This is a predicted structure of a 73-nucleotide RNA (transfer RNA) from a Lachnospiraceae bacterium. The RNAcentral record of the sequence draws on ENA. Its Rfam family is "tRNA". Rfam classes the family as a transfer RNA.

RNA sequence: GGGGCUUUAGCUCAUUCGGGAGAGCAUCUGUUUUGCAAGCAGAAGGCGGCGGGAUCGAAGCCCGCAGGCUCCA
Repeated sequence: GGGGCUUUAGCUCAUUCGGGAGAGCAUCUGUUUUGCAAGCAGAAGGCGGCGGGAUCGAAGCCCGCAGGCUCCA
C1' cells in the first nucleotide's frame, strides 16, 4: 500500500432479503433469610462507531472516514 471480516445495553451476542431493537450475565427494587448467597417477581439501561446519500420509511442499501481482527505485498 491492497483485500476480507467486524463495530448494536456495562459485558458476550441476536435482530433470516428495509416497517421502527431483544436475550443471557451484570446493575437496581421488591419478596424470601437472623444475615449473605441462590431462587422468584419487576425495573432501569442502546435510537445502533462517525458523517453524508437514496427511500414514505434504515441496525440491515450506497459513499466517505475511524477503531479492532486477519490475509497478501
The coordinates come from a structure-prediction model, not an experiment, and the mean pLDDT is 80.